[in-house]
């Protein structure tokens, strides 16, 4: 010094060839059950879709550059 991947909640993911409010498990908070805790269930709250630009009527999804990190040639 090339080259590919990966970044979406607090943690671990999906999300499809752009389109109706951005989801799930796990945590966390409520309430229910229980003499009490744990377990089960019920309802909630939490997201600048990694940044900063571009395309388009409309971007987590397409483009470029940057940032962390992986990985593999030299």
């Nucleotide at each position: 010094g090339c080259c590919g991947g990966a970044u979406u909640a607090g943690c671990u993911c999906a999300g499809u060839u752009g389109g109706c409010c951005a989801g799930a498990g796990c945590a966390c908070a409520u309430g229910a059950u229980u003499u009490g805790u744990a377990a089960u269930c019920u309802u909630g709250g939490g997201g600048u879709c990694a940044u900063c630009a571009g395309u388009u009527c409309g971007a987590a999804u397409c483009u470029g550059a940057u940032a962390u990190c992986c990985g593999g040639c030299u």
Molecule: transfer RNA
Organism: Bacteroidales bacterium